[in-house]
RNA sequence: CCUCUGGAACGGGUGGUCGCUCGCGGGGCUGGCUUCAGCCGGCGGCGCGGGAGGAAAGUCCGGUCUCCACAGGGCAGCAUGCCGGCUAACGGCCGGGGGGAUUCGCUCAAAGCGGGUUUCACGGAAAGUGCCACAGAAAAUAUACCGCCGGGCGCGGGCGCAAGUCCGAUCCGGUAAGGGUGAAAAGGUGCGGUAAGAGCGCACCGCGGGCGGAGCAAUUCGUCCGGCAGGGCAAACCCCAUGCGGAGCAAGACCAAAUAGGGGAGGAGGAGCGGCCCGCUCCGUUCGACUCCCGGGUAGGUCGCUAGAGCCCGGCAGCGAUGCCGGGCCCAGAGGAAUGACUGCCGCCCUUCGGGGUACAGAAACCGGCUUAUAGUUCCGCAGGCCCU
Numbered sequence: 001c002c003u004c005u006g007g008a009a010c011g012g013g014u015g016g017u018c019g020c021u022c023g024c025g026g027g028g029c030u031g032g033c034u035u036c037a038g039c040c041g042g043c044g045g046c047g048c049g050g051g052a053g054g055a056a057a058g059u060c061c062g063g064u065c066u067c068c069a070c071a072g073g074g075c076a077g078c079a080u081g082c083c084g085g086c087u088a089a090c091g092g093c094c095g096g097g098g099g100g101a102u103u104c105g106c107u108c109a110a111a112g113c114g115g116g117u118u119u120c121a122c123g124g125a126a127a128g129u130g131c132c133a134c135a136g137a138a139a140a141u142a143u144a145c146c147g148c149c150g151g152g153c154g155c156g157g158g159c160g161c162a163a164g165u166c167c168g169a170u171c172c173g174g175u176a177a178g179g180g181u182g183a184a185a186a187g188g189u190g191c192g193g194u195a196a197g198a199g200c201g202c203a204c205c206g207c208g209g210g211c212g213g214a215g216c217a218a219u220u221c222g223u224c225c226g227g228c229a230g231g232g233c234a235a236a237c238c239c240c241a242u243g244c245g246g247a248g249c250a251a252g253a254c255c256a257a258a259u260a261g262g263g264g265a266g267g268a269g270g271a272g273c274g275g276c277c278c279g280c281u282c283c284g285u286u287c288g289a290c291u292c293c294c295g296g297g298u299a300g301g302u303c304g305c306u307a308g309a310g311c312c313c314g315g316c317a318g319c320g321a322u323g324c325c326g327g328g329c330c331c332a333g334a335g336g337a338a339u340g341a342c343u344g345c346c347g348c349c350c351u352u353c354g355g356g357g358u359a360c361a362g363a364a365a366c367c368g369g370c371u372u373a374u375a376g377u378u379c380c381g382c383a384g385g386c387c388c389u
Stems, first nucleotide, its partner, number of pairs: 001385003005381006012346007020051006028043006053360001057371002060369005065248004077244005082096005097122001098120009123239002128237002130233003145179002147175006155168005187205006206228001207226008252303004262294005269283005310329008347358004
């Protein structure tokens, strides 16, 4: 310097014109109420300030908040599952332990030990049930295809005068070394042992148990005993331990028209015919016109709504997740839903030199995580290659 891979940060900049939304300020126009002092609004314009993200996404997990339900216990269901810690909480995060994979070093090599990277759904298979395709003798009460070994009145063949001896087939028995099958084969390696073999015996490793040391613990180290308990699968049922009430801001709370209907009181009148009278018409006087009051609900409006497990900087404690302290800051709050449109210059990429492109993606009560998408730029770590000193 290049490549691969993992992690972290950023994820276009700066102007012009015209708009959208929220807040504040001072004026303009205007509506309602009124005790004429004012009070509550509406509309458009001006000035100032704020206005999408690292994932706003998926809605997977956990919480805040709200309403409903709730004596206590259990069953069912769902989720989680090595240990310790962090946190409001978590299935998240941090640290540790253990297993696997890979690589490097020690070593002649193997085994083993140590380091790096990476990964694990990592409780229980001596509670029970179940499953383990194909192949294979056998996939779990063990068993025997080839093989190895021993034996047999007898059979076949070779040699031999004979006694006999050798080979083969067959039968009976022993065995689990070796071959073979499989993803996986009944502890492994070695020595002894044996007819051949075998934890049959022994050493080491593995495994199980007891005791002791270290550690909060997971676990680990040492020692003694046991010849081996006895395969895998719990992301099969299941068992054990722990946790979990439900719905979700369209949660929910408040104010509250018009019309219709409900309840109560008064009630013989009431309404129209342009002002008054007469007159006329309509609705009523048991079925109650009309007036007043009350309550429920709808439209509509207000709140919930954004100052918060908040952001930035610094210090301290801790390996770390994180916590504490000090200082500074205010950073969308709409409601069929604003955060935009056009354009100049610059940055980056492509280019046929005309130009074109600039990722993933758009808040909806809020917060902490996880997962997924993401052009390009920068930084750091691991590994490999090349060059120079």
This is a predicted structure of a 389-nucleotide RNA (Bacterial RNase P class A) from a Bryobacteraceae bacterium. The gene name in the source record is rnpB. Its Rfam family is "Bacterial RNase P class A". Its family is annotated with dimeric ribonuclease P complex, ribonuclease P activity and tRNA processing in the Gene Ontology. By type it is a ribozyme. The prediction has a mean pLDDT of 78. Lineage of the source: Bacteria > Pseudomonadati > Acidobacteriota > Terriglobia > Bryobacteraceae.